[in-house]
RNA sequence: GGGCGUGUAGCUCAGUGGUAGAGCAGCCGUCUUAUACACGGCCGGUCGAAGGUUCGAUCCCUUCCGCGCCCA
Numbered sequence: 001g002g003g004c005g006u007g008u009a010g011c012u013c014a015g016u017g018g019u020a021g022a023g024c025a026g027c028c029g030u031c032u033u034a035u036a037c038a039c040g041g042c043c044g045g046u047c048g049a050a051g052g053u054u055c056g057a058u059c060c061c062u063u064c065c066g067c068g069c070c071c072a
Stems, first nucleotide, its partner, number of pairs: 001071007010024004018055001026042005048064005
């Protein structure tokens, strides 16, 4: 330099055009003599950035940025 993939909560990941979710972590509560387990609840996101298409974009298109793999 070329090609492919990937970027969503603190972490691991879902989400194929119509109000962004789960598990773990954190916090509170129930339970327990207490802790843990278990159960219930809460908290947590400008969906990498900027444009474009669309009535409507995490999702489709373009460019850029970060990361990974392959080729040279």
Transfer RNA from a Candidatus Adlerbacteria bacterium, 72 nucleotides, folded computationally.
The sequence was found in a public genome assembly.
Its Rfam family is "tRNA". The family's RNA type in Rfam is transfer RNA. Gene Ontology term of the family: triplet codon-amino acid adaptor activity.
The coordinates come from a structure-prediction model, not an experiment, and the mean pLDDT is 84.